[in-house]
RNA sequence: UUUUCGAAAGGGUAAACCGUGGGUAACCACGGGGCACAAAACCACGGGUCCAAGGAAAACGGACGGCCGGGUUGCCGAA
Numbered sequence: 001u002u003u004u005c006g007a008a009a010g011g012g013u014a015a016a017c018c019g020u021g022g023g024u025a026a027c028c029a030c031g032g033g034g035c036a037c038a039a040a041a042c043c044a045c046g047g048g049u050c051c052a053a054g055g056a057a058a059a060c061g062g063a064c065g066g067c068c069g070g071g072u073u074g075c076c077g078a079a
Stems, first nucleotide, its partner, number of pairs: 005077002012037002017032006035066001041072003045069003048064004
C1' cells in the first nucleotide's frame, strides 16, 4: 500500500408517522421525526414487488436502490 474484516474515534444517512407541495396513482421534494444502516453513496443492468392502462393474449408507460443480486466509488484502522 492492497485485500479481508468491523472494535474504537470522527462523523454520515434517515424508517414509520405528521405538516406543506407535486402526481390519476404507485411515489417524490421540503420541514419535523428517529426505526434502522459499514456503503442505507451512485447506477433501473437482471430478478421481484407496486401503480397505470387493458380485460383473451400480447405489447407499451411509470415507481421502488432501506426487496435481492450485480457494477462503480469512498471515511477510519483495533483484533
Source information:
A computed fold for a 79-nucleotide RNA from Desulfatitalea sp. UBA4791, annotated as c-di-GMP-I riboswitch aptamer. The sequence was found by an Rfam model in a public genome assembly. The prediction has a mean pLDDT of 83.